[in-house]
This record gives sequence, C1' cells and structure tokens, in this order.
RNA sequence: GACUUCGUGGUGUAGUUGGUUAUCACGUACGCCUCACACGCGUAAGGUCUCCGGUUCGAGCCCGGGCGAAGUCA
Repeated sequence: GACUUCGUGGUGUAGUUGGUUAUCACGUACGCCUCACACGCGUAAGGUCUCCGGUUCGAGCCCGGGCGAAGUCA
C1' cells in the first nucleotide's frame, strides 16, 4: 500500500428480506429474605448503536468517506 471482517449500556453480546418502546447475561443501586453476610427472588437506573454525509415516509441494519481494531497478501 491492496483486500476482508469488525465497532451496539461499565464488560461481553442478540438484533442483516429496513418498520411501534434496541435483547440477554454479568456488574451497579434499592427492596424482600437472614441475627448478619452470602445465595436466591423482585424492581430500577444506565445506550441516541464509532464519527460525518447520502438513500428512504422511515436506518443499528443499505450506500460513500473518515477514525480505530484484527487478519491475509505485497
């Protein structure tokens, strides 16, 4: 330098024939339970889906570019 794949709450992820409120687990906070802690159960907060632009009535999803990560080739 060329090509391929990837970027979603604090962490790891689901969501690809575009369509109401973006999913789950762990973690966090609170409550129940306990003498207390842990476990267990319940509730809640936390994301504008890497950035910019475009297509569309509508974009996490499609298109172009930037940035970053991994890999292959040179």
About this RNA: RNAcentral holds the sequence, with entries from ENA. Predicted 3D model of a 74-nucleotide RNA (transfer RNA) from Coemansia sp. BCRC 34301. Its Rfam family is "tRNA". Rfam classes the family as a transfer RNA. From the family's description: Transfer RNA (tRNA) molecules are approximately 80 nucleotides in length. Its family is annotated with triplet codon-amino acid adaptor activity in the Gene Ontology. The prediction has a mean pLDDT of 81. The source organism's lineage runs through Eukaryota, Kickxellomycetes, Kickxellales, Kickxellaceae and Coemansia.